Context: one part of a larger RNA
RNA sequence: GACGAACGCUGGCGGCGUGCUUAACACAUGCAAGUCAAGGAAAACAUUUCCUUCGGAGAAUUAUUAAACUGGCGAACGGGUGAGUAACACGUAGGUAAUCUGCCUUAGAGAUUGGGAUAACUCGGCGAAAGCCGGACUAAUACCGAAUAACGCAACGGAUCCUUCGGGAUUUGUUGUUAAAGUGGGCUUCGGCUCACACUUUGAGAUGAGCCUGCGUCCGAUUAGCUUGUUGGUGAGGUAAUGGCUUACCAAGGCGAUGAUCGGUAGCUGGUCUGAGAGGACGAUCAGCCACACUGGAACUGGAACACGGUCCAGACUCCUACGGGAGGCAGCAGUGGGGAAUAUUGCGCAAUGGGGGAAACCCUGACGCAGCGACGCCGCGUGGGUGAGGAAGGUUUUAGGAUCGUAAAGCCCUGUCAGAGGGGAAGAAGCAAGUGACGGUACCCUCAAAGGAAGCACCGGCUAACUCCGUGCCAGCAGCCGCGGUAAUACGGAGGGUGCAAGCGUUGUUC
Numbered sequence: 001g002a003c004g005a006a007c008g009c010u011g012g013c014g015g016c017g018u019g020c021u022u023a024a025c026a027c028a029u030g031c032a033a034g035u036c037a038a039g040g041a042a043a044a045c046a047u048u049u050c051c052u053u054c055g056g057a058g059a060a061u062u063a064u065u066a067a068a069c070u071g072g073c074g075a076a077c078g079g080g081u082g083a084g085u086a087a088c089a090c091g092u093a094g095g096u097a098a099u100c101u102g103c104c105u106u107a108g109a110g111a112u113u114g115g116g117a118u119a120a121c122u123c124g125g126c127g128a129a130a131g132c133c134g135g136a137c138u139a140a141u142a143c144c145g146a147a148u149a150a151c152g153c154a155a156c157g158g159a160u161c162c163u164u165c166g167g168g169a170u171u172u173g174u175u176g177u178u179a180a181a182g183u184g185g186g187c188u189u190c191g192g193c194u195c196a197c198a199c200u201u202u203g204a205g206a207u208g209a210g211c212c213u214g215c216g217u218c219c220g221a222u223u224a225g226c227u228u229g230u231u232g233g234u235g236a237g238g239u240a241a242u243g244g245c246u247u248a249c250c251a252a253g254g255c256g257a258u259g260a261u262c263g264g265u266a267g268c269u270g271g272u273c274u275g276a277g278a279g280g281a282c283g284a285u286c287a288g289c290c291a292c293a294c295u296g297g298a299a300c301u302g303g304a305a306c307a308c309g310g311u312c313c314a315g316a317c318u319c320c321u322a323c324g325g326g327a328g329g330c331a332g333c334a335g336u337g338g339g340g341a342a343u344a345u346u347g348c349g350c351a352a353u354g355g356g357g358g359a360a361a362c363c364c365u366g367a368c369g370c371a372g373c374g375a376c377g378c379c380g381c382g383u384g385g386g387u388g389a390g391g392a393a394g395g396u397u398u399u400a401g402g403a404u405c406g407u408a409a410a411g412c413c414c415u416g417u418c419a420g421a422g423g424g425g426a427a428g429a430a431g432c433a434a435g436u437g438a439c440g441g442u443a444c445c446c447u448c449a450a451a452g453g454a455a456g457c458a459c460c461g462g463c464u465a466a467c468u469c470c471g472u473g474c475c476a477g478c479a480g481c482c483g484c485g486g487u488a489a490u491a492c493g494g495a496g497g498g499u500g501c502a503a504g505c506g507u508u509g510u511u512c
Stems, first nucleotide, its partner, number of pairs: 001511003005508005012381006018374002020339001025337003029334003034073003038070002043065002046061004051056001080292003089217008099209002104205007112146004122135005152177011182197006218264003225255003230252008267289004271282004294315005317328004345371001347370003353367001354365004384414004394405004418453001420448005428439001456501005461482003467496005477484002
């Protein structure tokens, strides 16, 4: 000098940042992921009609809104944490002729024809509840057939080129195989036509991801040998894909003082701090990657998960129970207890940016934008300016004359930053137009009043800027080092004065 700091004393304002470094300890409560012209549709409102005791009830109609349900997309993003991990985890440079890629862009082709269910609802039963079981009914862009189909895929051939000699790329022929779904609007001669959005298949792109490899990445030898799917081959299986990834057989290999194995520690990086640099230490905030989601294990769905707010199993813990059985997972945002030297509001809003759904309107969004709290940090501003000598009073000191606080104060003349009061008042808003601002009556501007409301902390023996008096008397105490204190202590305690910083100043800790 620096800090995500803490502690002591003190504390006016604003801007921008920043705030559980400890117990990956346990969590009350609320919110953090929904949405939809695919579907059938309870209910509500409206209209018409009927009965009528004028309260209402039943029936029909089309349109609107619409809970729960089936279905589509999303929920794998965004947000959190750093436990584990010394590893292809990360960084960097390459490879994939060993791969996949929903939504998006672009280009081609197509969307024909049938079928059977099931949820919701209803009825019945069981249960304290969570919920479960059975009967009957119904729809779809849900599900299942058939048809059609290549430039896709598979097999077998031909040609050209490349090759690591294993094979691969391009092209071509034959055979086989694989698909679909409608909704809404307009026109209509009622046959259809057309537009928008969806649907199927194929090629290319974009984006995202998987896998492989070279190099680099902490300490310990008081860890010297380690390894049996281990190292390699063949066949088979598995994967989107290579591979002992798995398995059968065969061979006996593979790694290691250039540190294997074992043990300890640790998320990695861009960067941050320091330093003249070389280097050293660190890896909060922000950004990229990884890993994890009560602990351990597993798969399902899906383009993508072995999935924080999904499922199943086991475990610990907490809660409910009618004791038969059930429910839960804040390392999301707030908040609570606990731990700790120590770290904030159970706030406002989707107005902006971004994300999900939707054709859109719009809905959702504790991402995000804002506000609140904390001198935690950085930066800026203020606490007044001028004049004023009887050098007032008073304090301290004194050689008793004086010296000093000190132009300091008072007094007089001004100014009006900040805070305060009143008035005005944004940009941030972009959509075709209209409308749309949480922040916020905020920033900013004008006016008013009044020096009024705003200075402390540490130090003064040397290092090190700053000295006297009193008290104490090796006591009480100070101290970073040297060292002070035993009767005149510039070193202890107080006072006056001074020095240094200043809304801070000191102390402690860590690091260079």